The RNA shown here (Bacterial RNase P class A) has 345 nucleotides and comes from a Bacillota bacterium. Taxonomically the source falls in Bacillota (Bacteria, Bacillati). The prediction has a mean pLDDT of 80. Rfam family: Bacterial RNase P class A. It is annotated as a ribozyme. From the family's description: Ribonuclease P (RNase P) is a ubiquitous endoribonuclease, found in archaea, bacteria and eukarya as well as chloroplasts and mitochondria. Its family is annotated with ribonuclease P activity, dimeric ribonuclease P complex and tRNA processing in the Gene Ontology.
RNA sequence: UGAGUCGGCUGGACGGUCGCGGGUGCGAAGCCGCGAGGCUGCACGCGAGGAAAGUCCGAGCUGCAAAGGGCAGGGUGCUGGGUAACACCCAGUGGGGGCGACCCCAAGGAAAGUGCCACAGAGACAUACCGCCCGCGAGGGCAAGGGUGAAAAGGUGGUGCAAGAGACCACCAGGGGCCGGGUGACCGGUCUGCUAGGCAAACCCCACCCGCAGCAAGACCAAAUAGGGGGAGGAUGAGGCGGCCCGCGGAGCUCCCCGGGUUGGUCGCUGGAGGCGGCAGGCGACUGCCGUCCUAGAUAGAUGAUCGUCCUCGACAGGACUCGGCUUACAGGCCGACUCACCGG
Numbered sequence: 001u002g003a004g005u006c007g008g009c010u011g012g013a014c015g016g017u018c019g020c021g022g023g024u025g026c027g028a029a030g031c032c033g034c035g036a037g038g039c040u041g042c043a044c045g046c047g048a049g050g051a052a053a054g055u056c057c058g059a060g061c062u063g064c065a066a067a068g069g070g071c072a073g074g075g076u077g078c079u080g081g082g083u084a085a086c087a088c089c090c091a092g093u094g095g096g097g098g099c100g101a102c103c104c105c106a107a108g109g110a111a112a113g114u115g116c117c118a119c120a121g122a123g124a125c126a127u128a129c130c131g132c133c134c135g136c137g138a139g140g141g142c143a144a145g146g147g148u149g150a151a152a153a154g155g156u157g158g159u160g161c162a163a164g165a166g167a168c169c170a171c172c173a174g175g176g177g178c179c180g181g182g183u184g185a186c187c188g189g190u191c192u193g194c195u196a197g198g199c200a201a202a203c204c205c206c207a208c209c210c211g212c213a214g215c216a217a218g219a220c221c222a223a224a225u226a227g228g229g230g231g232a233g234g235a236u237g238a239g240g241c242g243g244c245c246c247g248c249g250g251a252g253c254u255c256c257c258c259g260g261g262u263u264g265g266u267c268g269c270u271g272g273a274g275g276c277g278g279c280a281g282g283c284g285a286c287u288g289c290c291g292u293c294c295u296a297g298a299u300a301g302a303u304g305a306u307c308g309u310c311c312u313c314g315a316c317a318g319g320a321c322u323c324g325g326c327u328u329a330c331a332g333g334c335c336g337a338c339u340c341a342c343c344g345g
Base pairs, nucleotide, nucleotide: 001341002340003339004338005337006336007335008334009333010332012310013309014308015307016306017305018304020047021046023044024043025042026041029040030039031038032037049316053327054326056325057324058323059322060321061214062213063212064211068246069245070244071243073210074209075208076207077206078092079091080090081089082088093107094105095104096103097102108205109204113203114202115199116198117197129146130145131142132141133140134139154172155171156170157169158168159167173195174194175192176191177190178189179188180187181186218267219266220265221264228258229257230256231255232254233253240248274293275292276291277290278289279288280287281286
């Protein structure tokens, strides 16, 4: 200097005018409403995202709710940590890709069982097509060589043999035994001729985990109407929030159909597994302590218009109970660490 890998930050800025939404405090005057309630005033603050998207995971919260056990069903799948928890994150092990920094893995079990491996090929849990050897022939021996295929009795070389073959030997690969290291996944050493595969992102087996539904959850206030009509079940036990069984439980009740009334207001609704800063511990994810701050709460659903200046000339894109993740989209700008190539000192 160039090419790359990984991580972090930002996502137009500043000032003025008018407009929009809400919070806190003050005030209690006015207006709207039958009412529950709502609107207007003054002052001071605040007002979209890193993904708000997807709705794929996990939870907080609310209700069932009280009593549980089991079956079925679902989720995860190397080991150890982190976390409220997770299918997430960190570290490591094994495997794959890359010269490398790094990146990726649906990564338990094929010796519990069942199943699949099309076509080609003689044969795909098993064989002899071509071929080699012996034999006059009938026939016998072979699985080394060729062919087919993704895959054909572990691979290469040799001894041996009628011709061969782990039949035997050397080295290697896989499996198994023993010893050592490690919390563990696993790794190392040594011995052993044990060597007929792959697929579980096939059914299955094993280990661990799992109530259900959801803020349109749920609570309160106000108002109105037709506690109207018909039917089924129920102490021989109804209803009881995924399905089934057992158990529990105990009702003027539960469910179905037709019809009528109300579609009003308030809460839930933002102080949190919270943000920021510092110190300490840890390889790290993260944890502890101290200090400081309050940063949207709409509901016919808030951010607009205009003027001036600056410049990186502006991408993807707008909350609806909240948070931790993952995935997808993204113009431009800034910072850090590392790798490779070349050049110079």

Of the family's consensus pairs, 96% are formed in the model.